[in-house]
RNA sequence: CACUCAUCAAGACCGACGUGAGGGACAGGCCCGUUAAGCGUCGGGGCAACCUUGAGCAUGAACUCAAACGGUGCCAAUUCCUGCGCUUUGCCUCUAUCGAGGAAUUUGGGCGAAAGAUGAGAG
Numbered sequence: 001c002a003c004u005c006a007u008c009a010a011g012a013c014c015g016a017c018g019u020g021a022g023g024g025a026c027a028g029g030c031c032c033g034u035u036a037a038g039c040g041u042c043g044g045g046g047c048a049a050c051c052u053u054g055a056g057c058a059u060g061a062a063c064u065c066a067a068a069c070g071g072u073g074c075c076a077a078u079u080c081c082u083g084c085g086c087u088u089u090g091c092c093u094c095u096a097u098c099g100a101g102g103a104a105u106u107u108g109g110g111c112g113a114a115a116g117a118u119g120a121g122a123g
Stems, first nucleotide, its partner, number of pairs: 001123001003121006013044007022032003026083004045075004050071002052067005079115001084112005091102004
């Protein structure tokens, strides 16, 4: 660097020094930031349970429970929201009604992708 699989509505931060006006991946929003964000270094703390360890099931995998030394990651906002597609709702027309059709995608909801992040694996 690209590939495969899994997860992403939960949870968890304070200091010091240096730098610094931008930052939240990208675009549009909306937020955060001179009461100093972000980036780097140092110190201390926490969350998680992907790898790891133990047990259960099983004897194959998968799954469940526990632990948290180690490997990792994370500690503003649902991956902050949206981005593409389908569907529903809303809107319009017809119908006594059931319902049918249409326009739009600029209302709200649901589902699935794409993109992104993290872990593991094999290149």
Molecule: SAM riboswitch aptamer (S box leader)
Organism: Hellea sp.